Small-subunit ribosomal RNA, 5' domain from a Melioribacteraceae bacterium, 520 nucleotides, folded computationally.
Model confidence (mean pLDDT): 81 of 100.
NCBI's taxonomy places the organism under Bacteria, Pseudomonadati, Ignavibacteriota, Ignavibacteria, Melioribacteraceae.
[in-house]
Context: one part of a larger RNA
RNA sequence: GGACGAACGUUGGCGGCGUGCUUAACACAUGCAAGUCAAGGAGAAAGUUUUCUUCGGAGAAUGAGUAAACUGGCGCACGGGUGAGUAAUACAUAAAUAACCUUCCCUUAGGUCUGGGAUAACCUCGAGAAAUCAAGGCUAAUACUGGACAAUGCAGCGGCACCGCAUGGUGAUGUUGUUAAAGCCUUCGGGCGCUUAAGGAUGGGUUUGUGUUUGAUUAGCUAGUUGGUAGGGUAACGGCCUACCAAGGCUAAGACGGAUAGCUGGUCUGAGAGGAUGAUCAGCCACACUGGAACUGAGACACGGUCCAGACUCCUACGGGAGGCAGCAGUGAGGAAUAUUGGGCAAUGGGCGAAAGCCUGACCCAGCAACGCCGCGUGGAGGAUGAAUGUCGCUAAGAUUGUAAACUCCUUUUGAGGGGGACGAAAAUCCCUUUUGGGGAAUUGACUGUACCCCUGGAAUAAGCCCCGGCUAACUACGUGCCAGCAGCCGCGGUAAUACGUAGGGGGCAAACGUUGUCC
Numbered sequence: 001g002g003a004c005g006a007a008c009g010u011u012g013g014c015g016g017c018g019u020g021c022u023u024a025a026c027a028c029a030u031g032c033a034a035g036u037c038a039a040g041g042a043g044a045a046a047g048u049u050u051u052c053u054u055c056g057g058a059g060a061a062u063g064a065g066u067a068a069a070c071u072g073g074c075g076c077a078c079g080g081g082u083g084a085g086u087a088a089u090a091c092a093u094a095a096a097u098a099a100c101c102u103u104c105c106c107u108u109a110g111g112u113c114u115g116g117g118a119u120a121a122c123c124u125c126g127a128g129a130a131a132u133c134a135a136g137g138c139u140a141a142u143a144c145u146g147g148a149c150a151a152u153g154c155a156g157c158g159g160c161a162c163c164g165c166a167u168g169g170u171g172a173u174g175u176u177g178u179u180a181a182a183g184c185c186u187u188c189g190g191g192c193g194c195u196u197a198a199g200g201a202u203g204g205g206u207u208u209g210u211g212u213u214u215g216a217u218u219a220g221c222u223a224g225u226u227g228g229u230a231g232g233g234u235a236a237c238g239g240c241c242u243a244c245c246a247a248g249g250c251u252a253a254g255a256c257g258g259a260u261a262g263c264u265g266g267u268c269u270g271a272g273a274g275g276a277u278g279a280u281c282a283g284c285c286a287c288a289c290u291g292g293a294a295c296u297g298a299g300a301c302a303c304g305g306u307c308c309a310g311a312c313u314c315c316u317a318c319g320g321g322a323g324g325c326a327g328c329a330g331u332g333a334g335g336a337a338u339a340u341u342g343g344g345c346a347a348u349g350g351g352c353g354a355a356a357g358c359c360u361g362a363c364c365c366a367g368c369a370a371c372g373c374c375g376c377g378u379g380g381a382g383g384a385u386g387a388a389u390g391u392c393g394c395u396a397a398g399a400u401u402g403u404a405a406a407c408u409c410c411u412u413u414u415g416a417g418g419g420g421g422a423c424g425a426a427a428a429u430c431c432c433u434u435u436u437g438g439g440g441a442a443u444u445g446a447c448u449g450u451a452c453c454c455c456u457g458g459a460a461u462a463a464g465c466c467c468c469g470g471c472u473a474a475c476u477a478c479g480u481g482c483c484a485g486c487a488g489c490c491g492c493g494g495u496a497a498u499a500c501g502u503a504g505g506g507g508g509c510a511a512a513c514g515u516u517g518u519c520c
Stems, first nucleotide, its partner, number of pairs: 001520004006516005013376006019369002021334001026332003030329003035074003040071002047062006081287003090212008100204002105200008113147004122137003126133002153178006160171004183192003213259002220250003225247008262284004266277004289310005312323004340366001342365003348362001349360004379410004390401001416456005424447001429441005464509005469490003475504005485492002
């Protein structure tokens, strides 16, 4: 000098764009953050109308195939948060997979036959304070399940062609065995599904090489350990697991153990080489009160799922139960220190749905904060009797503050009042034509009556902070008297202090200016 997720002191007009718990991965009140589908099944009530009536009531229609719940499908593995752990089960980069998987989506080719038994909701009844649970009865499905059909799938056997040193691989092929399904809507044209197989796209799993902090006052480490055979297991290779066999494997190019740490693109600095760093944004990883485990599923060993154990908090009728903000707000605590219990799904994106649409604290906006960067303003031109009253210095004169003011002319950014007023939004949808297309019509804005534009009037509403001995731009007076104090370094102060304090003047930067901390 530059930089900062900064903090502190003094001061503070506006706007745009960003950024905002670096500490306790400490504990959390409250609300919201993941639902959706009625074109799979089943399916109310109140109310209204009406019929009958023994006037108590009973039935029918509508409400309505609607609401809520239930079964079922898809989603909840994304999105959002945090950086505790991790020094390699990670990350970066280059490869490998002849050792693999891939729901939904796209393309292609087939198929979608026929049976069965339950169960929730509901009804009855019971236990319990509650959470919830037991028993009996009824019913459905694209829920569950038996059978059939079968190829280019899978498995066994056989020969052929090609590739390969070879185990073997690829291609077509013969034969035997084996493997599937679910229907719904319809304007009857079809549409949406389901199932099998092949291919594509995307995403992931696994493996290998190289690189990635520190210290030797850490020198030896290792029995599933290193390798082999066989088997199991996995989507898949593999001591991944088991049995047996061998005795190996790593290490001074630092093993093992310790400390510290998420990694990277990047960011800061620097002429560069380097050094430091890893907030925001983006990619990857890990974690979700602590530890462990699996289930479901295409995908998890799952933040707002399950089970077990533990700590903590809460409810309890003492028998037993409930919970997990490192989601968005917010609270307490810690701390030098970090914001609103806001608006909206209008846009972008996501989930479900045929769609309308619903959900979305993702996101888009607004609020708070000079926390940062950038821009604008606090007026401009003229004006010397260098006015007066002051301040300050001084020997009278004079000098200084100072073109500063007054005064004259001008302008109106910002602020105030009034008027107008956006972009972000054209799609999906609907209609016509027709078929991955073309044309047409309409609707939809949280921000917001905001940005922006015009008009009115008026210099009106807007300047501070630090410094002035040298480094380092800028000096005098008074007070103090090694005192009080200053100080980044050198050093000032003991009676003439340009270094302390105050004043006048001056210098620097400016809505900021200084100080502290950290990095280059």